[in-house]
RNA sequence: GGAGUAGACCAGGCGGCCGCGGUUCGGCGCAAGCCGUUCCGAGGAAAGUCCGAGCUCCAAAGGGCAGGGUGCUGGGUAACGCCCAGUGGGAGCGAUCCUAAGGAAAGUGCCGCAGAAAGGGAAACCGCCUAAGGAGCCCGGCGACGGGUUCCCGGCAAGGGUGAAAAGGUGAGGUAAGAGCUCACCAGUGCUCCCGGUGACGGGGGCAGCUUGGUAAACCCCACCCGGAGCGAGACAAAAUAGGAGAGGAGAAGCGGCCCGCUUCGCUAUAACUCUCGGGUAGGUCGCACGAGGCGCGGGGUAACUCGCGUCCCAGAUGAAUGGUCGCCACGGGGGAUUCCCCCGGACAGAACUCGGCUUACGGUCUGCUCCAGCU
Numbered sequence: 001g002g003a004g005u006a007g008a009c010c011a012g013g014c015g016g017c018c019g020c021g022g023u024u025c026g027g028c029g030c031a032a033g034c035c036g037u038u039c040c041g042a043g044g045a046a047a048g049u050c051c052g053a054g055c056u057c058c059a060a061a062g063g064g065c066a067g068g069g070u071g072c073u074g075g076g077u078a079a080c081g082c083c084c085a086g087u088g089g090g091a092g093c094g095a096u097c098c099u100a101a102g103g104a105a106a107g108u109g110c111c112g113c114a115g116a117a118a119g120g121g122a123a124a125c126c127g128c129c130u131a132a133g134g135a136g137c138c139c140g141g142c143g144a145c146g147g148g149u150u151c152c153c154g155g156c157a158a159g160g161g162u163g164a165a166a167a168g169g170u171g172a173g174g175u176a177a178g179a180g181c182u183c184a185c186c187a188g189u190g191c192u193c194c195c196g197g198u199g200a201c202g203g204g205g206g207c208a209g210c211u212u213g214g215u216a217a218a219c220c221c222c223a224c225c226c227g228g229a230g231c232g233a234g235a236c237a238a239a240a241u242a243g244g245a246g247a248g249g250a251g252a253a254g255c256g257g258c259c260c261g262c263u264u265c266g267c268u269a270u271a272a273c274u275c276u277c278g279g280g281u282a283g284g285u286c287g288c289a290c291g292a293g294g295c296g297c298g299g300g301g302u303a304a305c306u307c308g309c310g311u312c313c314c315a316g317a318u319g320a321a322u323g324g325u326c327g328c329c330a331c332g333g334g335g336g337a338u339u340c341c342c343c344c345g346g347a348c349a350g351a352a353c354u355c356g357g358c359u360u361a362c363g364g365u366c367u368g369c370u371c372c373a374g375c376u
Stems, first nucleotide, its partner, number of pairs: 001372010012329007020041003025036004043348001047359002050357005055230004067226005072086005087101001088099004102221002107219002109215003125160002127156003133152008168186006187211002189208008234286003244277005253268004293312008331345006
């Protein structure tokens, strides 16, 4: 210098003027509110709404079924599918990165094309063999029979071929030819013992020819976890409306008895309307900003994280504020020029109950480490 890899940090600063949302205090006002004033006012992702929680309401003995999720080990945490530290496997020369990583010997399904055959220890295209059984021919022999050769039936799974994959590998023995058929070594698997580790697992020894295709983000099996809806949750007070309750209306009216009739006596219902209660809509208030909180120091821990002390208060809108402009400085680029001047530029994006994560978008600065090349 180039290529790469991991991590940390920043998200322009200060001031003036105008303006917006919230808020403290003061003044005025019966009140609504107005005026002045104090302080605060977007993010690392506020985003996607993908996980996990707090909070609220509903539901709910316990267990099971169904459904969904998770799936190596240890730790962290309120919790998690997140994070940290490891183990195994994979990629890379390396720094480093990736990993959905239980079970295929419970059962079922699937395995394109090619190939004889893709799972049952089945099957045989080329190939190898002719040992058992059968037929023919030739030779030898007096004969019993022996040898050779062709065919049928048959044996093999070594070699070739197909395929991502054909069921351990190498060598020797063995055989008609072969084959873990047998043996030695190597690899794997299972069982077992010893050592190390909390554990996943690692290292070593012994025994058994045990050699078993792949696929479970296919069904499935095993273990563990999971009630539902969501801040327009939900709560408070409460104009209006419907339906409801009570009182008034009721000194009236109706019916009945007695009665010639009036009077009188008894019983009984209820409308409009008024008031009160209750109800709950619009609009209002709360929920809603002190929290699994930030920062600093110290302790524990490899780390994630945690404990103690100190300190700080840090948006709260609802047709929804967080803006505009000017000046100076800083940063980057370009130009004139030489220590000054001019011009241009600043990404992704914006709260809406809150928090912990993940993922996605995006500008820049710095640091550690690795590989390559050159120079000293």
Background: A computed fold for a 376-nucleotide RNA from a bacterium, annotated as Bacterial RNase P class A. It matches the Rfam family "Bacterial RNase P class A". About the family: Ribonuclease P (RNase P) is a ubiquitous endoribonuclease, found in archaea, bacteria and eukarya as well as chloroplasts and mitochondria. By type it is a ribozyme.